Model confidence (mean pLDDT): 83 of 100. SAM riboswitch aptamer (S box leader) from Neomicrococcus aestuarii, 88 nucleotides, folded computationally. Its Rfam family is "SAM riboswitch aptamer (S box leader)". Rfam describes the family as follows. The SAM riboswitch is found upstream of a number of genes which code for proteins involved in methionine or cysteine biosynthesis in Gram-positive bacteria. The RNAcentral record of the sequence draws on Rfam and Ribocentre.
[in-house]
RNA sequence: UACCCAUCUAGAGCGGCUGAGAGACCUGGCUCCGCGACGCCGCAGCAACACUCAUGUGAGUUCGUGCUACAGCCAGGACCGAUGGAAG
Numbered sequence: 001u002a003c004c005c006a007u008c009u010a011g012a013g014c015g016g017c018u019g020a021g022a023g024a025c026c027u028g029g030c031u032c033c034g035c036g037a038c039g040c041c042g043c044a045g046c047a048a049c050a051c052u053c054a055u056g057u058g059a060g061u062u063c064g065u066g067c068u069a070c071a072g073c074c075a076g077g078a079c080c081g082a083u084g085g086a087a088g
Stems, first nucleotide, its partner, number of pairs: 001087001004085005013043005021032003025077005044068003048065002050061005072080001
């Protein structure tokens, strides 16, 4: 990063810094937020992919990626997006 495959109603938060918007984009709604959101860093955690064992769905591991408000927040939209695998 072109193409392809799978998943996206489960799970898991504290501290420090920062300081006004944030929940990807558009419309409408609904939420979070100076009692400090979002973001960054540290630590902790979860276990989706991966891996292992047994087996049709469970159990386990946490090196790697990922994730830790709300169903990808909801509905509609669009060359939708995100993550992992595979491949180049």